[in-house]
RNA sequence: ACUUUAUACAGAUGAAGCGAGAGAAUAGGCUCUAUGAACUUCAGGCAACCUACUAAAAGCAAGGUGCCAAUUCCUACCCAAUUUUGGGGAAUAUAGAUU
Repeated sequence: ACUUUAUACAGAUGAAGCGAGAGAAUAGGCUCUAUGAACUUCAGGCAACCUACUAAAAGCAAGGUGCCAAUUCCUACCCAAUUUUGGGGAAUAUAGAUU
């Protein structure tokens, strides 16, 4: 990196550095941001996919990941109802497995 399976309306932030953008990509919307974004570092936390452990449905949270504004921020394609909602799909993310 490809393929495949599962999950994605729950949950979890402080400090320091830096200094203007950020929310995956395209477009639209909306939002966050000098009361300091993104990013980096330190500390903390959430969760429970895999491993370990416990006799075990299950639990635990030691190890491997992941995550810590807003549903994956919302929409885009299809269907139904109907003017705003529901379902599905695509894409994306994360984990496990395979090559």
Molecule: SAM riboswitch aptamer (S box leader)
Organism: uncultured Saprospiraceae bacterium